[in-house]
Context: one part of a larger RNA
RNA sequence: CUGGGCGUAAAGGGCGCGUAGGCGGUUGGGUAUGUCGGAUGUGAAAUCCCUCGUUUCAAGCGAGGAACGGCAUCCGAAACUACCCGACUUGAGUCCCGGAGAGGAAAGUGGAAUUCCUGGUGUAGAAGUGAAAUUCGUAGAUAUCAGGAGGAACACCCGUGGCGAAGGCGGCUUUCUGGACGGUGACUGACGCUGAGGCGCGAAAGCGUGGGGAGCAAACAGGAUUAGAUACCCUGGUAGUCCACGCUGUAAACUAUGGGUACUAGCUGUCGAGGGUGUUGACCCCCUCGGUGGCGUAGCUAACGCGAUAAGUACCCCGCCUGGGGAGUAUGGCCGCAAGGCUAAAACUC
Numbered sequence: 001c002u003g004g005g006c007g008u009a010a011a012g013g014g015c016g017c018g019u020a021g022g023c024g025g026u027u028g029g030g031u032a033u034g035u036c037g038g039a040u041g042u043g044a045a046a047u048c049c050c051u052c053g054u055u056u057c058a059a060g061c062g063a064g065g066a067a068c069g070g071c072a073u074c075c076g077a078a079a080c081u082a083c084c085c086g087a088c089u090u091g092a093g094u095c096c097c098g099g100a101g102a103g104g105a106a107a108g109u110g111g112a113a114u115u116c117c118u119g120g121u122g123u124a125g126a127a128g129u130g131a132a133a134u135u136c137g138u139a140g141a142u143a144u145c146a147g148g149a150g151g152a153a154c155a156c157c158c159g160u161g162g163c164g165a166a167g168g169c170g171g172c173u174u175u176c177u178g179g180a181c182g183g184u185g186a187c188u189g190a191c192g193c194u195g196a197g198g199c200g201c202g203a204a205a206g207c208g209u210g211g212g213g214a215g216c217a218a219a220c221a222g223g224a225u226u227a228g229a230u231a232c233c234c235u236g237g238u239a240g241u242c243c244a245c246g247c248u249g250u251a252a253a254c255u256a257u258g259g260g261u262a263c264u265a266g267c268u269g270u271c272g273a274g275g276g277u278g279u280u281g282a283c284c285c286c287c288u289c290g291g292u293g294g295c296g297u298a299g300c301u302a303a304c305g306c307g308a309u310a311a312g313u314a315c316c317c318c319g320c321c322u323g324g325g326g327a328g329u330a331u332g333g334c335c336g337c338a339a340g341g342c343u344a345a346a347a348c349u350c
Base pairs, nucleotide, nucleotide: 003322004321005320006319007304008303012318014201015200016199017198021194022193023192025088026087027086028085029084030083031082034080035077036076037075038074039073040072041071042070049065050064051063052062053061054060091191092188093187094186095185096183097182098181103177104176105175106174107173108172109171110154115149116148117147118146119145120144121143125136126135162169163168206247207246208245209244210243211242215241216240220236221235222234223233258317259316260315261314262313263312266295267294268293269292270291271290272289273288274287275286276285299306300305323350324349325348332343333342334341335340
């Protein structure tokens, strides 16, 4: 390379938008790019294959044939592919109506709790643990009442419930704003799928500048434990956690399962929307579409398991794997303020 693979053995890119490219619905006509048929020319000889001959056989050698998988030209076919012209509506999209939602951004606002401050009551303890001690407290703590300050997070509702492409999103109100879904017709007429590069988004920690700092808490200090204890436990406590702007670009970024389309038994829960029968209505029953769970048939799987939300049956496009260690390292390049990130070997060794 040809292959075979990627839930757990090596292997799905963290996620999206989208360029080139690859792939692409139904139908009529045309052309003839690929495709198919025929003819001609060429495809040196030798070699390979077949037949015959020859050396008494054989290797060898000689003769003839086939072949030389190819290329070019001409003639022809038009199903498929491609291109051109035309048409269509099922794919895709637009408009209209409707409800659901922690989807995003900004501003405002509420109560509980912790801490601190002021004042009142009150007196000897409080805190902490397996037990203690460090610690706090007669300069009045803990407890309790009233008032105040400030920061952060939003109990119950809360649900294998919802929304988002992923990361993720949870008090309340307002403003701005994205997407999905259901229903009904009308419209556009293949406008589609995927997506190397590229661009954007991207938890936590970390970095820069400025603010903020209640609680928590790396580092650090002390007290314990212990043979030791640079830990686990305790008392403190600084970065940080929060906000604004900028950077970083990673993760068990996980469903360890890329995206799209079509097809393939059922049962059951739940969320959103609609329809039908009965009903005054709530509600219940039946059905459809879209999500999200639990079982399970066929089938698949090394097994575990998956099973219409496939890991089944197929097709299209992208990414990735190719024994373990060395190593996600060195070197180079690109990016970054740095930390570091991305790309990514070899010697050697088993």

The part of an RNA shown here (small-subunit ribosomal RNA, central domain) has 350 nucleotides and comes from a metagenome. Its mean pLDDT, the model's own confidence on a scale to 100, is 90.